[in-house]
RNA sequence: UUCGAAAAAGGCAAACUAGGCGAAAGUCUAGGACGCAAAGCCAUGGGUCUAAGGUUUCUAUCAAACUACGACAGCCGGGUUACCGAAU
Numbered sequence: 001u002u003c004g005a006a007a008a009a010g011g012c013a014a015a016c017u018a019g020g021c022g023a024a025a026g027u028c029u030a031g032g033a034c035g036c037a038a039a040g041c042c043a044u045g046g047g048u049c050u051a052a053g054g055u056u057u058c059u060a061u062c063a064a065a066c067u068a069c070g071a072c073a074g075c076c077g078g079g080u081u082a083c084c085g086a087a088u
Stems, first nucleotide, its partner, number of pairs: 001087004011036002016031006034074001040080003044077003047072003053067005
């Protein structure tokens, strides 16, 4: 540097439940384990989700559509750090 996850030491924690934050997506804490060789970290390229606020339409009440300076790293790619082992 690349590859792997058999072994050894470990690590993380889906769904769900309870409580909190948030307009929502979602997120935090505790329990809990579906899984993960980076399921460590980073919103950099795509993608997906939400729409408080803004814009537009309308029957101008309601509703609908568009919109991210919001969110997702356990969507893919990228950057970066790293235990064990093998190869070079």
Predicted 3D model of an 88-nucleotide RNA (c-di-GMP-I-GGC riboswitch aptamer) from Pseudoneobacillus rhizosphaerae.
The coordinates come from a structure-prediction model, not an experiment, and the mean pLDDT is 86.
It was read from a public genome assembly, where an Rfam model found it.
Taxonomically the source falls in Pseudoneobacillus (Bacteria, Bacillati, Bacillota, Bacilli).